[in-house]
RNA sequence: UCGUGCUAGGCGGGGAGCUAGCGGUGCCCUUUUCCCGCAAUCCGCUCUAGCGGGGCCGAAUUCCCGCUUGAGGUCUGAGCGCCGUGAGGACUGUCCGCGUUAGGUAGUGUUGAAGGUCUGGUCCUACGCGGCGAGGCGCUGUGAAUCCCGUCAGGUCCGGAAGGAAGCAGCGGUAAGCAGUAGCUCUCGGGCGCCGUAGGGUCACCGGGCCUGAGUUGCCUUUCGUUCGAUAAGCUCGCGGCCCAGGUCGAAGGCGGGUGCACGG
Numbered sequence: 001u002c003g004u005g006c007u008a009g010g011c012g013g014g015g016a017g018c019u020a021g022c023g024g025u026g027c028c029c030u031u032u033u034c035c036c037g038c039a040a041u042c043c044g045c046u047c048u049a050g051c052g053g054g055g056c057c058g059a060a061u062u063c064c065c066g067c068u069u070g071a072g073g074u075c076u077g078a079g080c081g082c083c084g085u086g087a088g089g090a091c092u093g094u095c096c097g098c099g100u101u102a103g104g105u106a107g108u109g110u111u112g113a114a115g116g117u118c119u120g121g122u123c124c125u126a127c128g129c130g131g132c133g134a135g136g137c138g139c140u141g142u143g144a145a146u147c148c149c150g151u152c153a154g155g156u157c158c159g160g161a162a163g164g165a166a167g168c169a170g171c172g173g174u175a176a177g178c179a180g181u182a183g184c185u186c187u188c189g190g191g192c193g194c195c196g197u198a199g200g201g202u203c204a205c206c207g208g209g210c211c212u213g214a215g216u217u218g219c220c221u222u223u224c225g226u227u228c229g230a231u232a233a234g235c236u237c238g239c240g241g242c243c244c245a246g247g248u249c250g251a252a253g254g255c256g257g258g259u260g261c262a263c264g265g
Stems, first nucleotide, its partner, number of pairs: 001265006009057003012030004020046005034054005063258006072249006079243001081242008091234002093231003097226003102221007115211008123200006129193002132189004136184002138181005148173004156165003
């Protein structure tokens, strides 16, 4: 120096969390980085810190040490600086509504605007009047084979006769009932009335009298104010993320150095 076979060792690592501590399963990061079994109401160990069983590589691109670099995680602080998000509604703002100022426009107004005041009506209640409807009464008509009245032809009965008796049909009238109805100092009823009286009511509408004497109403714009309400732009509070500073853990990478045994050539 080369070849062969072995051994040490390696075949991922890290973060948070859990734990007395270590590691694993689970979650996350990284460049996917042997297989099987156990394992988060946990599993296995004890500072030599997963346990059990297999496989591959194997003295160096793979092991060890040092330096460098640094993905990512986590903790603390700072400014609420930026972004997002949830809630709030005292303040500012905006909107709705009301009032108000100044204009424009349309209408109206000395045949009297708006305002003020008085009084009526529409509304409600009670009573009265009228009318409507129903009933009742009245009136008219109809209405009883017989069990209503009157008159009773014929006929029947009593009688020697004179004369009486009952009484059908018919006719007239009437009761119950049925029908109609101009009428009635009757009764009842009510979503009846450009009727009356009295009382009530007074938000609104309409009308009339009096005072007053030039504005007033709608729409649009505008000034100012404001009750309630809405909105949540500003604002307040909370949460999360980003940026900044510091601490901590830290993979992979890069550089350098170091490191066995046996046999044979």
A computed fold for a 265-nucleotide RNA from a Chloroflexota bacterium, annotated as Bacterial large signal recognition particle RNA. It was read from a public genome assembly, where an Rfam model found it. The model forms 85% of the base pairs in the Rfam consensus. The prediction has a mean pLDDT of 77.